[in-house]
Molecule: SAM riboswitch aptamer (S box leader)
Organism: Priestia koreensis
């Protein structure tokens, strides 16, 4: 790098280094930063794998610890782009629909875990 699956509205420093930029990509909002941005360390959250303990014929399922293997740690995966569906609306056009604007469901893209090539 492909594919399949499962999760993404909980949850996590008022420490040290370190300097200007950060929020995945492109376009559009909107944030967040010298009262320091990215990284790196300490720390911390979480429980996906694994572990242990109970069912159980098996797939699993429940619970518990965090010493192993990942992960995360502003804002919902910050919002949004697509497709459907409500509801508002003299904005356009008229007798049909289109634009916007709001909500809602789903599907792209993204992460991130287990497994296969």
């Nucleotide at each position: 790098c492909u594919c399949u699956u499962a999760u993404c509205g909980u949850g996590a420093g008022a420490g040290g280094u370190g300097g200007a930029g950060g929020g995945a990509c492109u376009g559009g909002g909107c944030c967040c930063u010298g009262u320091g941005a990215a990284a790196c360390c300490c720390g911390g959250c979480a429980a996906c794998c694994g572990u242990c303990a109970g069912u159980g014929a098996a797939g699993a399922c429940u619970g518990a610890a965090a010493u192993g293997g990942u992960g995360c740690c502003a804002a919902u995966u910050c919002c949004u782009a697509c497709a459907a569906a409500g509801c508002a609306u003299g904005c356009a056009a008229g007798u049909a629909u289109g634009g916007u604007g709001c909500u809602u469901u789903g599907a792209a893209a993204g992460a991130u875990g287990a497994g296969a090539g």